Small-subunit ribosomal RNA, central domain from a metagenome, 353 nucleotides, folded computationally.
Context: one part of a larger RNA
Formats: sequence, C1' cells, structure tokens
RNA sequence: UUGGGCUUAAAGCGUUCGUAUCCGGCUUGGAAAGUUUCUGGUGAAAUCCGGCAGUUAACUGUCGGGCUGGCCAGGGAUACUAUCAAGCUUGGGACCGGGAGAGGCCGAGGGUAUUUCUGGGGUAGGAGUAAAAUCCUAUAAUCCCAGGAGGACCACCUGUGGCGAAGGCGCUCGGCUAGAACGGAUCCGACGGUGAGGGACGAAAGCUAGGGGAGCGAAGCGGAUUAGAUACCCGCGUAGUCCUAGCCAUAAACGAUGCCCACUAGACAUUGGCAACCUUACGUGGGUUGUCAGAGUCGUAGGGAAACCGUUAAGUGGGCCGCCUGGGGAGUACGGUCGCAAGGCUGAAACUU
Repeated sequence: UUGGGCUUAAAGCGUUCGUAUCCGGCUUGGAAAGUUUCUGGUGAAAUCCGGCAGUUAACUGUCGGGCUGGCCAGGGAUACUAUCAAGCUUGGGACCGGGAGAGGCCGAGGGUAUUUCUGGGGUAGGAGUAAAAUCCUAUAAUCCCAGGAGGACCACCUGUGGCGAAGGCGCUCGGCUAGAACGGAUCCGACGGUGAGGGACGAAAGCUAGGGGAGCGAAGCGGAUUAGAUACCCGCGUAGUCCUAGCCAUAAACGAUGCCCACUAGACAUUGGCAACCUUACGUGGGUUGUCAGAGUCGUAGGGAAACCGUUAAGUGGGCCGCCUGGGGAGUACGGUCGCAAGGCUGAAACUU
C1' cells in the first nucleotide's frame, strides 16, 4: 500500500465558528463534458503464438493472430453525474405567538455564619487529640449580651431537575443581551452537511500590574507520632484563593463514545410546549389520553472478546473530518513556532526488549 480499526486493548482534536476541499432534496426542458454504443484511423519493424514451405530445423520465408494500458476523428443514445435555464417545498433559514430555564454581562439591595474591634456581664481556664504538647489566657481569655468594621460565600428550596458549544452556571430585584423547544393558515426557495489550514471561547493552578485580604491555606515554622517522619494528626502561617486590566491554553477538558442525515420492538418514570376530553374551590388549579422536543432507567432484534450498548446505539446504511499501527527510550532530543516566564504546539532516532 491493499486493508483493519478508534467506550474499556494503540487510536475522537477540550469546544465551537468557518475558508479551501469532498458530498448533496423534488420536477421539467436545453446542450451533450463525463458515461455508453457504432464506424474508421493509429498503436513501426524485430521479438511472441499458430498454419504452410524450404528433405530436418534452433535458421529463413510466407499467411494469419496477438502486442500496450491507450490515443485520434466522425455518427448515434441521454438513465446517472456535472453544466445551463425554469420551477417546487419536504432540508435549511426568516417572521409571528404565548410559555420554560443556576445561559451571559452590568448595577442595586439582602441574608446567616466565621473573624476582629468597642462597651457591658462574668471567672479560671480555653483550645486541641487516640492520648498529648506546641498555642491563647490574670494587660481578664473561653462563655453570655449589645453595637460597629471588613472580606468571602449564598443553607433550606435542590430533584439520575433545568440552561449552555464546551469550559461551566445556584440569594433577591432591575437593565442590557444570546440561544433552544413548541404552535402557526405567513415569507425566502436548496440558500445545505462536513470542515485541512485559520479565527474565537476555554476549569484549576501559574504569570504581569494595581487593589483587597474574613475564612481557608501550597511553601515555611513549631508540637506530636516514629528507628527515622522532609508525611498522615495538632497549633500558627506567606503566596494564593477575591476584584480590575492583560497573559497562559492545559485537565480522568470523560459519555474515556467527532459532527450531520435516514432506517430498525417496546415498557416505566421525568422536564418544557401544544391539542382533545373529564373535573374544579375558576388559579399559571387537578387528572387522563395523544403528540413534538429534551433528559433517565430497563429491554427486543441486532451488535460486542466480554463488561455491556440497544430510537440519546456501541444496531443497519450514507457524507465529511480527526486519529491509531508492540512495550521502553519519549511526549524526550534537535529544529521550527507561540509565551514575560513556567511552559505549550509540532515531534524523531540510536539503543533495548
């Protein structure tokens, strides 16, 4: 390479937008590029194969065939692909309607608790542990009451509940803003799918500058434990954790499962919308059934090495991208590139087994 694979054996980019590429709904017509058919030409000779002749023949001659994928010209066909023109509405988008939501940003307000300060009450312990000690406390602690300050956080509600592309999002109210679902008798009319490069977003930690600093707490310092204890336990505690502006670009960034479309038994519970019916204390009420969209559990066929998956597929097909090829060396070296740095991305070989 032909192929085979990617939940857990190696392998789905952290996510998304989108350029090139590749792929692409229904109908009619034109032309006929691909496609297909016919005719002709070309594809030198030698070589090769077969017949015949040279008394034999490897040699020679002659006739016929074959060579080599093909290429060129002309005539015809028009289903499919491409193309041009016209149209359609199912894909997609727009618009309208009433609802759902911790979606995002900003502002204002609030709540309990911890800490600390002030005042009052009160007196000898408090704290901590398996047990202790370091530690706090007679300059009055711990405890109780009242008040002030400051920072962080948002119990209950809370739910295999919801929203978001992912990371993620949870006190209340307001403003701005984005997306999705459902319903529609409206509009556009294939405008779509994927997506190499590329852009944007991207937990925590970390970095730069300026603030802030209650609690917690890497590092550090003590106390214990221990043979030792650079730990586990205890007392302190700096960076950090918080805010603003800017970097960093990584995670078991996980469903360890790329995105889109179609098809293939069901059952139960659940979230949002819609419709019909029943009920009602008439309310955004309650119930039943159906349906669309999500999010779960079980399970048929089928799949799978099994665990398991099973209309939210890991089943059956199609389109596009990414990735894998024994273990170690190694996500290392070198080079390139990005970064203030830490480091990120790309990414070998010798050797070894």
The full RNA is in RNAcentral, with records from SILVA. The coordinates come from a structure-prediction model, not an experiment, and the mean pLDDT is 87.